[in-house]
RNA sequence: GAAGCGAGCCGGAUGGCCGCGGAUUCUCGAAUCCGAGGAAAGUCCGGGCUCCGCAGGGCAGGGUGCUGGGUAACUCCCAGGGGAAGCGAUUCCACGGAAAGUGCCACAGAAAACAAACCGCCACCGCGCCUCGCGGCGUGGGGGUAAGGGUGAAAAGGUGAGGUAAGAGCUCACCGGGCGGCCGGCGACGGACGCCGCAUGGCAAACCCCACCCGGAGCAAGACCAAAUAGGGGAAGAGAGGCGGCCCGUCUCGCUCGAUUCCCGGGUAGGUUGCUCGAGGCCGUCGGCAACGGCGGUCCUAGAUAAAUGGCCAUCACUCCCUUCGGGGAGGACAGAACCCGGCUUACAGGUUCGCUUCCGCU
Numbered sequence: 001g002a003a004g005c006g007a008g009c010c011g012g013a014u015g016g017c018c019g020c021g022g023a024u025u026c027u028c029g030a031a032u033c034c035g036a037g038g039a040a041a042g043u044c045c046g047g048g049c050u051c052c053g054c055a056g057g058g059c060a061g062g063g064u065g066c067u068g069g070g071u072a073a074c075u076c077c078c079a080g081g082g083g084a085a086g087c088g089a090u091u092c093c094a095c096g097g098a099a100a101g102u103g104c105c106a107c108a109g110a111a112a113a114c115a116a117a118c119c120g121c122c123a124c125c126g127c128g129c130c131u132c133g134c135g136g137c138g139u140g141g142g143g144g145u146a147a148g149g150g151u152g153a154a155a156a157g158g159u160g161a162g163g164u165a166a167g168a169g170c171u172c173a174c175c176g177g178g179c180g181g182c183c184g185g186c187g188a189c190g191g192a193c194g195c196c197g198c199a200u201g202g203c204a205a206a207c208c209c210c211a212c213c214c215g216g217a218g219c220a221a222g223a224c225c226a227a228a229u230a231g232g233g234g235a236a237g238a239g240a241g242g243c244g245g246c247c248c249g250u251c252u253c254g255c256u257c258g259a260u261u262c263c264c265g266g267g268u269a270g271g272u273u274g275c276u277c278g279a280g281g282c283c284g285u286c287g288g289c290a291a292c293g294g295c296g297g298u299c300c301u302a303g304a305u306a307a308a309u310g311g312c313c314a315u316c317a318c319u320c321c322c323u324u325c326g327g328g329g330a331g332g333a334c335a336g337a338a339c340c341c342g343g344c345u346u347a348c349a350g351g352u353u354c355g356c357u358u359c360c361g362c363u
Stems, first nucleotide, its partner, number of pairs: 001359010012316007020035007037334001041345002044343005049218004061214005066080005081095001082093004096209002101207002103203003118149002120145003124141007157175006176198001177196004182191003222273004232264005239257002242255003280299008318331005
């Protein structure tokens, strides 16, 4: 210098004027202070908080799945192991179980699994032809053979040698695999040694088995105050109707209906609360490889409710364009709180820092 890998950070600054939301103060319409994000987003996980449910255990259902650690908790994070990709820095992996059972493996192919013979190879037997003969060629038969060809994403351990009629873990060496104890490691696992020639594929984000975890709903949770209208309960009650008390009338008593008045409770609109000081931020120090934790100091940093956080001007910084080099013009990513935190994922103009890898050049 080129190409790359990993981890971060910033996301315009300052001032003035006007406007909006909140808090405080008082002289009550002014003053002072504060007012979006790294993702406020998706609402995908986990927790706090609230209400409901719940003796305990099991079933069903869902989730997670190498090891150790961190945490309030996690499907998150850190450190490691194994596998895969890369020269490498580094990246990716739902990474328990396939001789518990069931199921599936398209197309191609003989065969996709209680192990298979399409082509080929090899002796044997029969027939035909050629040959004096040995033998050769063709054809048929029942066999042997997984070395070769061919199919496929995947083909029955691999390579080499011996061996054989041809072959074959049939035998041997190395690699791979299984088992056993030993050594190292908390562990996942690794290492060397010995034994076993060792047929039994793949898929469990297929059912399933094993281990562990999980009650439901959510701030529109929940609590409090509480109009108007309608309706419910109770008390008083002008009056009306029918039945009974004696056949009728009057009168009176009981039952029923009932204008109106008062009281009670539920509950809607509305209001208050929950509401922002919290597993909180920053700095230092100690422990730890780290995630993180302990201690000390310091700071307070949005709480709207149909929803405020905006607009204009000036100066400076950045990028681009023009330039007579004096200057002039244009531009600003993704996005926007709604109970609060910890994560994950996704979006992002431009700028910037640190560490590391490979290659080239020069000294």